[in-house]
Context: one part of a larger RNA
RNA sequence: GCCGGCGAGUUGCGGUCGGUGGCGAGGCUAAGGGGCUCAGCCCCGGAGCCGUAGGGAAACCGAGUCCGAAAAGGGCGCAAAGUCGCCGGCCGCAGACCCGAAGCCGGGCGAUCUACCCCUGCCCAGGGUGAAGGCCGCCAAAAAGCGGCCGGAGGCCCGAACGGGUCGGUGUUGCAAAACCGUCCGAUGAGGUGGGGGUAGCGGUGAAACGCCAAUCGAGCCCGGGGAUAGCUGGUUCUCCCCGAAAUGGCUUUGAGGCCAGCCUCCGGGGAUUAAGCGCCGGCGGUAGAGCACUGGAGGGGCUAGGGGGGUUAGCGCCCUCCAAACCCAACCAAACUCCGAAUGCCGGCGCUGGGCCUUAGGAAGGCCUAACCCCGGGGAGUUAGGCCGCGGGGGAUAAGCUCCGUGGCCGAGAGGGGAACAACCCAGACCGCCGGCUAAGGCCCCAAAGUGCGGGCUAAGUGGGGAAGGAGGUCGGGCCGCUAAGACAGCCGGGAGGUUGGCUUAGAAGCAGCCAUCCUUUAAACAGUGCGUAACAGCUGACCGGUCGAGCGGCCCGGCGCCGAAAAUGUAACGGGGCUCAAGCCCGCCGCCGAAGCCGCGGAACGCUCGGGCGAUCCUCUAUGGGGGAUUGGCCUCUUUAAGGGCCCGUCUCUCAAAGGGAUCCGCUCCGGGCGUUGGUAGGGGAGCGUUCUGCUGGGGUGGAAGCCCGACCGACAGGGCGGGUGGACCCAGCAGAAGUGAGAAUGCCGGC
Numbered sequence: 001g002c003c004g005g006c007g008a009g010u011u012g013c014g015g016u017c018g019g020u021g022g023c024g025a026g027g028c029u030a031a032g033g034g035g036c037u038c039a040g041c042c043c044c045g046g047a048g049c050c051g052u053a054g055g056g057a058a059a060c061c062g063a064g065u066c067c068g069a070a071a072a073g074g075g076c077g078c079a080a081a082g083u084c085g086c087c088g089g090c091c092g093c094a095g096a097c098c099c100g101a102a103g104c105c106g107g108g109c110g111a112u113c114u115a116c117c118c119c120u121g122c123c124c125a126g127g128g129u130g131a132a133g134g135c136c137g138c139c140a141a142a143a144a145g146c147g148g149c150c151g152g153a154g155g156c157c158c159g160a161a162c163g164g165g166u167c168g169g170u171g172u173u174g175c176a177a178a179a180c181c182g183u184c185c186g187a188u189g190a191g192g193u194g195g196g197g198g199u200a201g202c203g204g205u206g207a208a209a210c211g212c213c214a215a216u217c218g219a220g221c222c223c224g225g226g227g228a229u230a231g232c233u234g235g236u237u238c239u240c241c242c243c244g245a246a247a248u249g250g251c252u253u254u255g256a257g258g259c260c261a262g263c264c265u266c267c268g269g270g271g272a273u274u275a276a277g278c279g280c281c282g283g284c285g286g287u288a289g290a291g292c293a294c295u296g297g298a299g300g301g302g303c304u305a306g307g308g309g310g311g312u313u314a315g316c317g318c319c320c321u322c323c324a325a326a327c328c329c330a331a332c333c334a335a336a337c338u339c340c341g342a343a344u345g346c347c348g349g350c351g352c353u354g355g356g357c358c359u360u361a362g363g364a365a366g367g368c369c370u371a372a373c374c375c376c377g378g379g380g381a382g383u384u385a386g387g388c389c390g391c392g393g394g395g396g397a398u399a400a401g402c403u404c405c406g407u408g409g410c411c412g413a414g415a416g417g418g419g420a421a422c423a424a425c426c427c428a429g430a431c432c433g434c435c436g437g438c439u440a441a442g443g444c445c446c447c448a449a450a451g452u453g454c455g456g457g458c459u460a461a462g463u464g465g466g467g468a469a470g471g472a473g474g475u476c477g478g479g480c481c482g483c484u485a486a487g488a489c490a491g492c493c494g495g496g497a498g499g500u501u502g503g504c505u506u507a508g509a510a511g512c513a514g515c516c517a518u519c520c521u522u523u524a525a526a527c528a529g530u531g532c533g534u535a536a537c538a539g540c541u542g543a544c545c546g547g548u549c550g551a552g553c554g555g556c557c558c559g560g561c562g563c564c565g566a567a568a569a570u571g572u573a574a575c576g577g578g579g580c581u582c583a584a585g586c587c588c589g590c591c592g593c594c595g596a597a598g599c600c601g602c603g604g605a606a607c608g609c610u611c612g613g614g615c616g617a618u619c620c621u622c623u624a625u626g627g628g629g630g631a632u633u634g635g636c637c638u639c640u641u642u643a644a645g646g647g648c649c650c651g652u653c654u655c656u657c658a659a660a661g662g663g664a665u666c667c668g669c670u671c672c673g674g675g676c677g678u679u680g681g682u683a684g685g686g687g688a689g690c691g692u693u694c695u696g697c698u699g700g701g702g703u704g705g706a707a708g709c710c711c712g713a714c715c716g717a718c719a720g721g722g723c724g725g726g727u728g729g730a731c732c733c734a735g736c737a738g739a740a741g742u743g744a745g746a747a748u749g750c751c752g753g754c
Base pairs, nucleotide, nucleotide: 001754002753003752004751005750006749011094012093013092014091015090016089017088018087019086020085021084022083023082026050027049028048032044033043034042035041036040054061055060064076065075066074067073097235098234100232104225105224106223107222108221109220115199116198117197118196119195120194121193122192123191124189126158127157128156129154133150134149135148136147137146138145162186163185164184167182168181169180170179201217203213204212205211238689239688240687241686242685243684248261249260250259251258252257262383263382264380265379266378267377268376269375270374271373276353277352278351279350280349281348282347283346284345289340290338291337295334296333297332300329301328302327304324306323307322308321309320310319311318312317354370355369356368357367358366386411387410388409389408390407391406392405393404394403395402416427417426418425431604432603433602434601436600437599438598442594443593444592445578446577447576451591453590454589455588456587457586458585464580470564471563474561475560476559477558478557479556480555481554482553483552491548492547493546494545495544497521498520499519502516503515504514527542531540532539605679606678607677608676609675610674611673612672613671614669615668616667617665618664619663620662621661626657627656628655629654630653631652632651634649635648636647637646638645690743692740693739694738695737696736697735698734699733700732701731708727709726710725711724712723714721715720
């Protein structure tokens, strides 16, 4: 890892709803007991419980009562039946769907490992160094001192045993749950080691690391409390049908959880066109926009208080200049400004809008039922981590696949088609089948279904097929203005002068450093000079004029498409690809086609509503027969002294019950048929079923071969069910009903096999 088996909402008690059954103003027994055909059934048992009356703290009163002075008002009641089983949903208490802690507490077991201590033993090759002290000598008065020899100290030195474990390597399913190789440290000491003994977990021991206390230590191990608790993680087993959420608000030592509300579902009751949409009418409001009348902000101009600086003045004052409130003019800004003020929205009223049936000749009107919708009551939930996109906003940086609100859509819980791929974008909501049709978005040269479609224009950049500010005689279209056969524009030829080198300044300043002025004359025209140039002149050139030429030229603005701006990491790589240029690009118009689980057609299923048939229920009616009650003639029996009374039988009258038959009604069922509608779906609610084991009753099968297992092309919408063959060798099945250890793929599930 696979396969097989096992593996999770149970049980008891209490409560609350629903279903079903019994009895019903009542209902039920509990413990206990008796009997029998004894895990059971029948009977007794009324203790007690619930209900039948409430109100009040109570006394107490009572369909009322309490508060109150009250006959006021108000609160709680009266005017709706319960109770006991069984079944189901949910809740509570219990381990309460299953598995899972780390931990806490109790009682024990441990110092054969290890830490420290006590008792008693044992061990340390060899070499080196040479302390104290001593002896001798020298010196000395002596001591000190010096020299030699003896001596043999030391947590001294080198280095085996022994002890350790520094660095590196190997090993890392190992030789080994700590080793091996090399290297290294201590090696007479706080040394090493044998045997015996001691200290225990809220503890010991510790040259102290939270180290060690049996491969376990921030509190050992074993068993117990114990199924501790786990607002957390994981898992939770057959099928089909109907509906179908939420990720919000409030509160919360709350934020991974809860409670209430909202949103879902089921049942009961009620309303019926109400819901929703649209139209009309009436109302609410202060947003968008706008505005400056208020509150504030804010740049310019004017005017004027006030103020600063300067000048002048003996003083008053005057002059210059700057700042500047209020006010005025023109122009602005604002979520917390508003003289104004939409669209949408919201509230109210009226009108219209689903299906079927009755009525009608048909319709209208009307009536009935009803899907949807709304309201009320009750049972069951889940959700309370949301996300993206559009629009309106706050935060942020007018960032974020950012964050927080509002509003709508979608994903969530939504498949299908498009978008190359791609939860959310575009189209569109999948009951099932079909080798039928039409469309949506998007497409129609090839990959690849459908146009190498039609008409007109644009683009030359492979723009299309990424990108801004900004830049540019790209190109196409439009508008306005100017010049032009009295000859424009461009080119070419020629002219472009004089006063004068204007004045000033300056070393110089002559059109051309700078400052001022910018006249006059000759002219077809010519600047007191546009640029280059010189030290300054000179020189070149421009404006301006003539000639030549002979038809358009110049400027500004708007629009379409393009160009530059343009740098990234494996390899083209910024059309999905090929490839595309009067297009297979872009714009406008037109025709056709393709294209989905959308729509249509045909067949089928389920569900809802409805109509008809059928069945059931209820009611009415009819007669025959039968049963029961009452009255009575007659007969018989019984009691009694009699009267009277009681019982039985036949007949008559009357009341009543039941089945079959007929009719009607509403209700129910859904076996059948018709019409219309519906059927995506997570959490979740509701409904109907399949299968497994066992039990009761009934009926069957089996050695002429049961169950189980294997194979097979059968049936059913599914869970599933049959049939045949083989194997197997003794039990098995169906119908109806009941009870559950009742369904496996997942839990790093448990056990086994391979």
About this RNA:
Predicted 3D model of a 754-nucleotide part of an RNA (large-subunit ribosomal RNA, domain II) from an Armatimonadota bacterium. Lineage of the source: Bacteria > Bacillati > Armatimonadota. The coordinates come from a structure-prediction model, not an experiment, and the mean pLDDT is 84.